The RNA shown here (SAM riboswitch aptamer (S box leader)) has 113 nucleotides and comes from Oceanobacillus rekensis. The sequence was found by an Rfam model in a public genome assembly. The prediction has a mean pLDDT of 80. Its Rfam family is "SAM riboswitch aptamer (S box leader)". Rfam describes the family as follows. The SAM riboswitch is found upstream of a number of genes which code for proteins involved in methionine or cysteine biosynthesis in Gram-positive bacteria.

Parts: sequence; C1' cells; structure tokens
RNA sequence: CUCUUAUCAAGAGUAGCUGAGGGACAGGCCCUAUAAAAGCUCGGCAACCUUUUAUGUUAAAGCAUAGAAAGGUGCUAAUUCCUGCAAAACGUUAAUGUUUUGAAAGAUGAGAG
Repeated sequence: CUCUUAUCAAGAGUAGCUGAGGGACAGGCCCUAUAAAAGCUCGGCAACCUUUUAUGUUAAAGCAUAGAAAGGUGCUAAUUCCUGCAAAACGUUAAUGUUUUGAAAGAUGAGAG
C1' cells in the first nucleotide's frame, strides 16, 4: 500500500512544554495568541486483540455472557462537525429544499497478501 471483516449518537483535560495554525479531501461551518482540539509529555476514557477470573454450555477442544485492567493498539470539541452518491416520502408553478434509509469516502481494531 491492497484485500477481508467488525465498529463509528456513548465516554474521557480550565494539565505542562512548544509557538501558528487546526478540524482527512472539496464546499460549508467552526476552533485558535483569553495560546491550536496540530506536535511532545503526563493524566483520563474505552474494552478491539492478548492474558486472567466467574457463570452457562460441551465428552473435550471450544463457544456465549459478565467483570477486572497487566500487556499491544486506539481515542480524549462539535454524530465521522454537516453535506458530497443513490432511492423513497414530503413540499414548490418550477428550480432550489426538508426528512429517512442505504451506499461511497474516511478513521480504528483484528486477520491476510
């Protein structure tokens, strides 16, 4: 980098350093020297994978549910901030529009190449 699969409406900072941009891309709309939500450190959250415990089930391996948080990741403004494509319903003289659903794109985990 590509493919497969699961999740993406919950949760978690008025911290320290740095010093100008940040929110993936495009359009919007936001945040920011009253120091960036970008980078590093610390703290925290969660429970995807490993480990461990209890219960149920199984002849066993295993599987399911629940808990803890030691390890590997991850996350820690706004629903993935909203919309990008399609369909349906509503609505307009018409175009625009609104809502819902699905996809696409993206992010993260696990597995494979």